Predicted 3D model of a 391-nucleotide part of an RNA (large-subunit ribosomal RNA, domain III) from a Gammaproteobacteria bacterium. The full RNA is in RNAcentral, with records from ENA.
[in-house]
Context: one part of a larger RNA
RNA sequence: GAGUAACGAUAAUGCGGAUGAAAAAACCGCACGCCAGAAGUCCAAGGGUUCCUGCGCAACGCUAAUCGGCGCAGGGUGAGUCGGUUCCUAAGGCGAGGCCGAAAGGCGUAGUCGAUGGGAAACAGGUUAAUAUUCCUGUACUUGACAGUACUGCGAUGGGGGGACGAAGAAGGCUAGGCCAGCCGGGUGUUGGAAGUCCCGGUUUAAGCAAGUAGGAAAUGUGACUAGGCAAAUCCGGUCACAUAAUUCCGAGAUGUGAUGACGAGGCUUUCUUACGAGUUAGCCGAAGUGGUUGAUGCCAUGCUUCCAAGAAAAGCCUCUAAGCUUCAGGUACUGUGAAGCCGUACCCCAAACCAACACAGGUGGACAGGGUGAGAAUCCCAAGGCGCUU
Repeated sequence: GAGUAACGAUAAUGCGGAUGAAAAAACCGCACGCCAGAAGUCCAAGGGUUCCUGCGCAACGCUAAUCGGCGCAGGGUGAGUCGGUUCCUAAGGCGAGGCCGAAAGGCGUAGUCGAUGGGAAACAGGUUAAUAUUCCUGUACUUGACAGUACUGCGAUGGGGGGACGAAGAAGGCUAGGCCAGCCGGGUGUUGGAAGUCCCGGUUUAAGCAAGUAGGAAAUGUGACUAGGCAAAUCCGGUCACAUAAUUCCGAGAUGUGAUGACGAGGCUUUCUUACGAGUUAGCCGAAGUGGUUGAUGCCAUGCUUCCAAGAAAAGCCUCUAAGCUUCAGGUACUGUGAAGCCGUACCCCAAACCAACACAGGUGGACAGGGUGAGAAUCCCAAGGCGCUU
């Protein structure tokens, strides 16, 4: 220089009360304003205690601070079903033998790892200051083990099926959700309107189980033969004959049940605070809970149609036999008993908690998607919810 620039989005504050040494900023209340395909909610990655409670204010916070993602202390993450692992494989890694190299080492078979993919099973309500598909209540489901009963050709690291997959487009059936009416509870001062075309609020309920609808797919079944499927096969493939034209498989939703339950506006009693408006604690009672319409980018659907660039693998699963076993073992069905370990689970997650030296106008994958306007996830306004961006 200079008590100058700056104090990090121009979304916005004002008033009252409480606490306190002190309040523009903390807390409570009432107004006002901002976002609403987000500035809301839930995950993945990443972070790692930042979560909740009590006590603090030196430092940190671009100001103050009674406040805080700050300091100190205590507390908090509960799973057969969510995710990982005990299963499988992709790119890729490693790699017994092996090949190559002067060595270090490189490549690579069998194999073994490796999810961002495949693969058994749970929903609704309640509850905590802080966890919940994990705890509790209710109602379910799955897979091994063992035992019993009944029936019985079982057996794999091998064969076959299946898993199993592209893009675009179109039509249909549904549901979530929305809206309206009805129903239930409550309200209704003035006036032109009031026994109403009035106002406010509510009208919610899952998985599972039963039967198998709209729709989609395949011709199907039986018998005989069989040079293929590295051996075998009753399986798959191939050939032939006969029978059947509706049969089988898949399949949303709806319906019934689940539910004589839960939830539910509100009411009553009660605890604490009180500004008498209300908030808060515990308990009890508890109305209606229907119909229509609209309607998805969600489900049927890994479907259908068309096209060319022709669109993972392996296991679980089903089936076939080989060696072998065949009074056994094993398999199928039902019933019962018992089992289901370990790890993650707090909190932030378009952000003040991640990546950017910062509480940085930057960057960061996925899910949810209310009302009015509208073709629309645009725009503007609003709900639930969240904020007014720390002078």